[in-house]
RNA sequence: UGCCAGAUAGCUCGAUGGCAGAGCAUCCGACUGUUAAUCGGAGGGUUGCGGGUUCGAGUCCCACUCUGGCAG
Numbered sequence: 001u002g003c004c005a006g007a008u009a010g011c012u013c014g015a016u017g018g019c020a021g022a023g024c025a026u027c028c029g030a031c032u033g034u035u036a037a038u039c040g041g042a043g044g045g046u047u048g049c050g051g052g053u054u055c056g057a058g059u060c061c062c063a064c065u066c067u068g069g070c071a072g
Base pairs, nucleotide, nucleotide: 001071002070003069004068005067006066007065010024011023012022013021018055026042027041028040029039030038048064050062051061052060
C1' cells in the first nucleotide's frame, strides 16, 4: 500500500429494511437466623464517525477512524 472481516448497554453477543434486545455484571426487593444460592423488578444505548438511498437504516451504498487477518 492492496484485499477480506469486524465496531451495538460496564462485559460477551443477538436483532427479515418496520418498537434496539438477551445473558452476565450493577442497584432494589422477595425468600432466611446471616451470607451464598434461587426468584422478581429497575437503571444503563447519539448502534465507531460523517454523508447518501428510502415513507422508514443497527441492517443497503460511499468516504473516514480504529481493531483483527491475508498478500506484498